[in-house]
RNA sequence: UCCUCGAAACGGCUACUUACGACGAAAGUGUAAGACGCAAAUCGUAGAUCCUAAGCCAAUCAUGGGUAUGGGUGCUACAGACGCCGAA
Numbered sequence: 001u002c003c004u005c006g007a008a009a010c011g012g013c014u015a016c017u018u019a020c021g022a023c024g025a026a027a028g029u030g031u032a033a034g035a036c037g038c039a040a041a042u043c044g045u046a047g048a049u050c051c052u053a054a055g056c057c058a059a060u061c062a063u064g065g066g067u068a069u070g071g072g073u074g075c076u077a078c079a080g081a082c083g084c085c086g087a088a
Base pairs, nucleotide, nucleotide: 012038013037016034017033018032019031020030022029023028036074042081043080044078045077046076047075048073049072050071051070055067056065057064058063
């Protein structure tokens, strides 16, 4: 000097709770505050899994059935893309 690893600190993201309001059939999504936690708990793609059930089907018109093309993942994978700091 380089590589691997990743303590501390400054930052980063944010489970969940609360408040607000709009969109949506619903599940959910957003903003703000606090912060369980996380070194990729950033993004993309694929898979897996969970939630909802509009359209659809049936009907005695009360409702029932049931499937994502809807949505979530702090699940997995990728010599995918980008990425704060660097002690022992």

This is a predicted structure of an 88-nucleotide RNA (c-di-GMP-I riboswitch aptamer) from Petrachloros mirabilis ULC683. The prediction has a mean pLDDT of 81. The model forms 84% of the base pairs in the Rfam consensus.